[in-house]
């Protein structure tokens, strides 16, 4: 030094002027974007329904132990297992409770035999023979599950043994499982025994443990208009109101005042940024960063991401130009 | 701001216990006809909105993202 793992910080800094929003002692002074303020995926806090007690039925997390936290989640050491030369990194509760699936191609997807192996049994056929037997052939009946061939997967594997041919039928050694002794608080390891019916999917249904009422600030609280409606009182069939200024005439039921709900509005909710279609900015100077360029301890041009608060907090998840720091790990290379 | 749904072919939609994605309109060729519509008959067209997981396998199961589209005053 290169490359690389893991973990973190910063998100240009200062000053002056102009601007824009809330605030108050109105002179003017204070405060005024994020690390994610996104997503809206969890989890709380408030608020209302309501008394959440209990059950259905949904959902949410899952390796052990620890430690914070209301929880959500987060660290911390550790287990199996797969990757990586390491440093590290991904993944994680049950397929021996049940149910469901496993297309195509295969004989067969969990109970079966396509091709194929077998003449030990049964059959049948021939030979030797008086016979009894022995031999030899046929795969019709039966045995098998080695091999072959299909599939992502073929029912432990690998070798010998050993059979008619086979086969955990038997042994060895690995690898499942079940018991036992030991270690470990646990996941788990290790040893010894037994005897081989036990394939994947739980980001299917499930089953096991652990939580979870439901809405959601447009929630809700409170103040409160016009106009319709309503309730109470008063007046009206000894006629309201209209045609129609007046009389007759005709149609025929309102007027008027108080009250209280609800709605438009408004105030709270509401915050050391903040509630309205809603501010948070722009220039200038000095320094810092990166490209360039160039007469080079310097000048001179240009550049500097994502992205933007809306009831508050805490996590997770994306999104980010750069730039800086700590820790290991490789290989070189010099002392 | 909240809270709910969708996304397939050029348009409108199907598409279940995951197993070769489909209809009907439009468009295109061919036939019919003087010619055209209609009307028969082929044939073409797909990053199932995008990335990564589960799986032997993913339109579909699960995470994340991105566009849409309604409801609440």
């Nucleotide at each position: 030094a290169a490359g690389g793992u893991g973990g973190g910080u910063c998100g240009g800094a200062c000053g002056a002027c102009c601007g824009c929003g809330c605030c108050u002692u109105u002179g003017a002074g204070g405060c005024g974007a994020g690390g994610a303020a996104a997503g809206u995926c969890c989890a709380g806090g408030c608020u209302c329904c309501g008394u959440a007690g209990a059950g259905c039925g949904g959902g949410a997390c899952g390796c052990u132990g620890g430690a914070g936290g209301c929880a959500a989640c987060u660290c911390c050491a550790g287990a199996u297992a797969g990757c990586g030369a390491a440093a590290g990194c991904u993944a994680u509760g049950g397929a021996a409770a049940g149910u469901g699936c496993c297309a195509c191609a295969g004989a067969a997807a969990c109970a079966u035999a396509c091709c194929g192996c077998c003449c030990a049994c049964c059959g049948c056929c021939c030979c030797u023979u008086u016979a009894a037997a022995g031999g030899g052939g046929c795969a019709g009946g039966g045995g098998c599950a080695a091999g072959g061939g299909u599939g992502c997967a073929a029912u432990g594997g690998u070798g010998g043994g050993g059979u008619a041919a086979g086969a955990g039928c038997c042994c060895a050694c690995c690898g499942g499982c079940g018991g036992a002794a030991g270690g470990g608080u646990g996941a788990c390891c290790u040893u010894c025994c037994g005897g081989c019916c036990a394939g994947g999917c739980a980001a299917a249904c499930c089953c096991c443990g652990u939580c979870c009422g439901g809405a959601g600030c447009a929630a809700g609280a409170c103040c409160a208009a016009a106009u319709a409606g309503g309730a109470g009182g008063a007046g009206a069939a000894g006629g309201a109101a209209g045609c129609u200024g007046c009389u007759c005439g005709c149609u025929g039921a309102c007027u008027c005042c108080u009250c209280g709900g609800g709605u438009a509005g408004g105030u709270c909710g509401c915050a050391u940024a903040g509630a309205u279609a809603a501010a948070u900015g722009g220039u200038c100077g000095u320094c810092g960063c990166c490209a360039g360029c160039u007469a080079a301890u310097g000048g001179c041009u240009g550049g500097a991401a994502c992205a933007g608060a809306a009831c508050c907090u805490g996590g997770c998840u994306u999104a980010u130009a750069g730039a800086c720091c700590c820790a290991c790990c490789u290989u070189c290379u010099c002392u | 701001g909240c809270c709910g749904c969708c996304u397939u072919a050029g348009c409108u939609c199907a598409g279940u216990u995951g197993g070769u994605a489909g209809a009907g309109c439009a468009a295109c060729g061919c036939u019919u006809u003087u010619g055209u519509a209609a009307a028969g008959c082929g044939a073409a067209g797909g990053u199932c909105c995008u990335c990564g997981g589960u799986u032997c396998g993913a339109a579909u199961c699960c995470g994340a993202g991105a566009g849409g589209c309604g409801g609440c005053u």
Annotation: This is a predicted complex of two RNAs, RNase P RNA and transfer RNA, with 408 nucleotides together. The coordinates come from a structure-prediction model, not an experiment, and the mean pLDDT is 76. It holds a member of the Rfam family "Bacterial RNase P class A". It is annotated as a ribozyme.